[in-house]
Predicted 3D model of a 338-nucleotide RNA (Bacterial RNase P class A) from a Eubacteriaceae bacterium. The gene name in the source record is rnpB. Rfam family: Bacterial RNase P class A. Rfam's curators write: Ribonuclease P (RNase P) is a ubiquitous endoribonuclease, found in archaea, bacteria and eukarya as well as chloroplasts and mitochondria. Of the family's consensus pairs, 94% are formed in the model.
RNA sequence: CAAGCAGACCAGAUGAUCGCGGGCUCACGCCUGAGGAAAGUCCGAGCACCAAAGAGCAGGAUGCCGGGUAACGCCCGGUGAAGGCGACUUCAAGGACAGUGCAACAGAAAGCAAACCGCCUGUUUUACAGGUAAGGAUGAAACGGUGAGGUAAGAGCUCACCAGCGGCCGGGUAACCGGCCGGCUAUGUAAACCCCAUUCGGUGCAAGACCAAAAGCGGCAUCAAAAAGGCAGCUGCUCGCUGCCUGCCAGAUGGUAGGUCGCUCAAGUCUGCCGGCGACGGCAGAAUCAGACAGAUGAUCAUUUAAACAGAACUCGGCUUACAGGUCUGGUUGCGCA
Numbered sequence: 001c002a003a004g005c006a007g008a009c010c011a012g013a014u015g016a017u018c019g020c021g022g023g024c025u026c027a028c029g030c031c032u033g034a035g036g037a038a039a040g041u042c043c044g045a046g047c048a049c050c051a052a053a054g055a056g057c058a059g060g061a062u063g064c065c066g067g068g069u070a071a072c073g074c075c076c077g078g079u080g081a082a083g084g085c086g087a088c089u090u091c092a093a094g095g096a097c098a099g100u101g102c103a104a105c106a107g108a109a110a111g112c113a114a115a116c117c118g119c120c121u122g123u124u125u126u127a128c129a130g131g132u133a134a135g136g137a138u139g140a141a142a143c144g145g146u147g148a149g150g151u152a153a154g155a156g157c158u159c160a161c162c163a164g165c166g167g168c169c170g171g172g173u174a175a176c177c178g179g180c181c182g183g184c185u186a187u188g189u190a191a192a193c194c195c196c197a198u199u200c201g202g203u204g205c206a207a208g209a210c211c212a213a214a215a216g217c218g219g220c221a222u223c224a225a226a227a228a229g230g231c232a233g234c235u236g237c238u239c240g241c242u243g244c245c246u247g248c249c250a251g252a253u254g255g256u257a258g259g260u261c262g263c264u265c266a267a268g269u270c271u272g273c274c275g276g277c278g279a280c281g282g283c284a285g286a287a288u289c290a291g292a293c294a295g296a297u298g299a300u301c302a303u304u305u306a307a308a309c310a311g312a313a314c315u316c317g318g319c320u321u322a323c324a325g326g327u328c329u330g331g332u333u334g335c336g337c338a
Base pairs, nucleotide, nucleotide: 001334002333003332005330006329007328008327009326010325012304013303014302015301016300017299018298020033021032022031023030024029035309039320040319042318043317044316045315046314047204048203049202050201059200060199061198062197063196064078065077066076067075068074079093080091081090082089083088094195095194099193100192101189102188103187111143116136117135118132119131120130121129122128123127144162145161146160147159148158149157163185165182166181167180168179169178170177171176208261209260210259211258218249219248220247228246229245230244231243232242233241234240268289269286270285271284272283273282274281275280
C1' cells in the first nucleotide's frame, strides 16, 4: 500500500425569527423536550386485575458443558462439527440397542439382505449349478477405509495404520481430550411420529385505584342533609293519613360526564476505582434525565462537504429487521521499501 476479519462510535452543525408539550414564576420571563433502532410486538420480567387445594392427562416451549442475570428462547467463556491459507465465521448440537414409519428416481439389491456384468470351480460347455461383495455399473447413501499376506477366486479370513464401538488408566468442575487393551463392524432420517429431561395460568396501563356532577331514585325534621307551601279525598271542624302540584336537600347506595393518580428516580444513565479472560459484579461520586390524553418535540431564512433509516404513549432486559455518509481501535494475508 492492497485485500479481507473483528469490535466500538457519530447519526448533520451553528445562528436568527415565529410556534407547540411540561416545570418554575404574581408577572415579565427562564429551564427543559424522541431513537439507535422510539419499529416488528418475537422472547423474558416488573406492575395491575381476574382465576387458582393438590395431583394427573392433553398441548406448547427449550435441548453440548460451565458461568452471568431479577429472568430469558438472551449474553459470555469453553467443547465438538462444518467452512476459510489466515484473522475469523456458522451450527434447533439430547436419544436411532423403547416402539412405529419413511428412504423418490436410478439400480440386481435400500435394511435384511442381495449375484445384473465380471471373477473362480464343476458339468450334459455359448447354457446351468455352486462359490465370491475384491473390480464394473446405479444412487444422497451399497453393510468399515488404505496397504500387505492369504485364496481356486475372494472375504476382518489374518496383520499394520486409520475411523467407529466397548473396557481400563490419566487430565479437566463439565462437555470432552489423550494413552493402552479388546473383539472385529453396528445404514440414514427425530427441522417424521415418538422417548427422555427442564419448564409453562389468563388478560394487558383502554391494566387498574381514588374523588365525583347533572338527571333519576330517595328524603324534607330526628337517624347524618334539607323548608316547606297549595289543592283534593277520608269528616261538619281541629289533628292525622293518603294522592297530586310547586319548592327545598343532595346524606346513604351507585359510579355516568368530568377530574386526580397509575406516569416516569429506573433490576436505569454517566464518570472513576477495584474484582473477573469475559458476560458481569462491588464501592464512591454526578445530573430539575420528555411525560402528553386527540396526544408537544415543528416551520422559515442564512452558512457549510447538501443529509440515511425513521418518530415516544406504563416501564425495563434482549432478539430481529431498516439505515446515507463518516470516524476510531485491534488482529490476518499478500506485495514493496528500510